[in-house]
RNA sequence: CGCUCAUCCAGAGGGACUGAGGGAACGGCCCGUUGAAGUCCCGGCAACCGCCACGAGCCUCCGCCUCCCGGCAACGGGGAUCGGACGUGGAAACGGUGCCAAAUCCGACCCGCACGACGGACGUGCCGGGGCAGAUGAGAA
Numbered sequence: 001c002g003c004u005c006a007u008c009c010a011g012a013g014g015g016a017c018u019g020a021g022g023g024a025a026c027g028g029c030c031c032g033u034u035g036a037a038g039u040c041c042c043g044g045c046a047a048c049c050g051c052c053a054c055g056a057g058c059c060u061c062c063g064c065c066u067c068c069c070g071g072c073a074a075c076g077g078g079g080a081u082c083g084g085a086c087g088u089g090g091a092a093a094c095g096g097u098g099c100c101a102a103a104u105c106c107g108a109c110c111c112g113c114a115c116g117a118c119g120g121a122c123g124u125g126c127c128g129g130g131g132c133a134g135a136u137g138a139g140a141a
Base pairs, nucleotide, nucleotide: 003139004138005137006136007135008134013042014041015040016039017038021031022030023029026107027106028105043100044099045098048096049095050094051090052089053088054087055086060085061084062083063082067078068077069076070075104133109130110129111128112127113125114124115123116122
């Protein structure tokens, strides 16, 4: 720089330095001298990973060692332990990240719905679904 999977309408900000931008990109719409971005300090939110417990109703799945049964053997079947995966629940003390305006701020492409008298086209929408792109985490190469 890419790949895979999960999540993205919840939640959580003060101070110091500094001084004009910021919300990824395009359009919109916002935020910003009542101080943007950035750096530092302190605080908080959340629960992705680590952590803890559990899985018997048709024993969730996989694996090593060991044990039992069958077999000359290769091997097949079965039980328990342990480990892993997956799932459910828990904690937030500790560790690894993340986050602390607005749904990922909204849209953009496709489909549907409603309205514009009817059909088509087109447009609109504090309507729905999907996709693209992005963010964060976990993992693989």
Notes: A computed fold for a 141-nucleotide RNA from Nocardioides antri, annotated as SAM riboswitch aptamer (S box leader). The coordinates come from a structure-prediction model, not an experiment, and the mean pLDDT is 77. It matches the Rfam family "SAM riboswitch aptamer (S box leader)". Rfam describes the family as follows. The SAM riboswitch is found upstream of a number of genes which code for proteins involved in methionine or cysteine biosynthesis in Gram-positive bacteria. Taxonomically the source falls in Nocardioides (Bacteria, Bacillati, Propionibacteriales, Nocardioidaceae).